[in-house]
Molecule: transfer RNA
Organism: archaeon
RNA sequence: GGUCGUAUAGCGCAGUGGUAGCGCGCUGCUUUCACAGAGCAGAUGUCCUUGGUUCAAAUCCAAGUACGACCA
Numbered sequence: 001g002g003u004c005g006u007a008u009a010g011c012g013c014a015g016u017g018g019u020a021g022c023g024c025g026c027u028g029c030u031u032u033c034a035c036a037g038a039g040c041a042g043a044u045g046u047c048c049u050u051g052g053u054u055c056a057a058a059u060c061c062a063a064g065u066a067c068g069a070c071c072a
Base pairs, nucleotide, nucleotide: 001071002070003069004068005067006066007065010024011023012022013021018055026042027041028040029039030038031037048064049063050062051061052060
């Protein structure tokens, strides 16, 4: 230098155009002498950035940034 992949909640990940979800974790309540466990309830996101397409974009397109793989 070229090709390709990944970027979504504190962490690990799903979501392939129509209200952003799951597990773990976190908070409160119940249960316990207490802890753990269990049950119930709840909070948390500029969907990496900028621009474009569209009635509508996490999702499609372009450029960029970070990380990774391969080739040279």